[in-house]
RNA sequence: CAGAGUAGCUAUUUUGCGUUAAGUGUUAUACCAUGGGAAGUUGGGUAUAAACGAACACAACUGUGGCGGUUAAAUAGCGCGUCCGCUG
Numbered sequence: 001c002a003g004a005g006u007a008g009c010u011a012u013u014u015u016g017c018g019u020u021a022a023g024u025g026u027u028a029u030a031c032c033a034u035g036g037g038a039a040g041u042u043g044g045g046u047a048u049a050a051a052c053g054a055a056c057a058c059a060a061c062u063g064u065g066g067c068g069g070u071u072a073a074a075u076a077g078c079g080c081g082u083c084c085g086c087u088g
Stems, first nucleotide, its partner, number of pairs: 001088003008078007016070001017068003026050007036084003040080001056065004
C1' cells in the first nucleotide's frame, strides 16, 4: 500500500402462514447482540404499551388463481467509520 471477514440489507426461487387480520410497518420505554480484540451507532434484534390498518375471486368442500411493505430456507449481489490484529 492492497485485501478478507460481522450484524444485517436487496433480488430470485421454493416453502409456510394469514385473508374469520395474525403478520409487516409507525411511536414510546427498557434491554440485548453486532468483522479476531477494544470502544461504539447512522444500522439490527427482543419485551411491554399505544395509535393506525388490508383484496379477494372462482370452482365446490378442500382446491385453484390472487393479495400481504407476510414466515423460513437456498442461491446470487451488497455489507464496520476509529485503533489494534489477520492475509499478501
RNAcentral holds the sequence, with entries from MGnify. This is a predicted structure of an 88-nucleotide RNA (THF (Tetrahydrofolate) riboswitch aptamer) from a marine sediment metagenome. The coordinates come from a structure-prediction model, not an experiment, and the mean pLDDT is 79.